[in-house]
RNA sequence: AACCGAUAAGGGCAAACCCGUCGAAAGACGGGGACGCAAAGCCGCGGGGCUAAAAAUCAGCAAUACGGGCUGAGAAAGCCGGCCGGGUUGCCGAUUCACGCUAGCCGGGUUGCCGAA
Numbered sequence: 001a002a003c004c005g006a007u008a009a010g011g012g013c014a015a016a017c018c019c020g021u022c023g024a025a026a027g028a029c030g031g032g033g034a035c036g037c038a039a040a041g042c043c044g045c046g047g048g049g050c051u052a053a054a055a056a057u058c059a060g061c062a063a064u065a066c067g068g069g070c071u072g073a074g075a076a077a078g079c080c081g082g083c084c085g086g087g088u089u090g091c092c093g094a095u096u097c098a099c100g101c102u103a104g105c106c107g108g109g110u111u112g113c114c115g116a117a
Stems, first nucleotide, its partner, number of pairs: 004115002012037002017032006035104001041110003045107003048102003055096004060091005066085002068080004
């Protein structure tokens, strides 16, 4: 010095849960609290996992312009109107999906305290 690591020394971090704040959510942050942790320090680069706001598709509901229907001599005018058609907009639901998150899921990168065997 490297691997490695203790019932060593001094310390460090802090899961669940509770309170508050932020967020659509997942989750994060602060306070309390300790299940654990030798990188449970830091980095979303790869894989996995979580969420699905936006977007896309589809269903339903509502509104609506046009075509449409009725009255009408009329392509005027009036009325009807979601019914017959393909649309548009809004609401709501489902599905897909990360540009959101997870470093305390794994790998990778990077920095670092101590020293028994």

Record summary: The RNA shown here (c-di-GMP-I riboswitch aptamer) has 117 nucleotides and comes from a Candidatus Sumerlaeota bacterium. It was read from a public genome assembly, where an Rfam model found it. NCBI's taxonomy places the organism under Bacteria, Bacteria candidate phyla, Candidatus Sumerlaeota.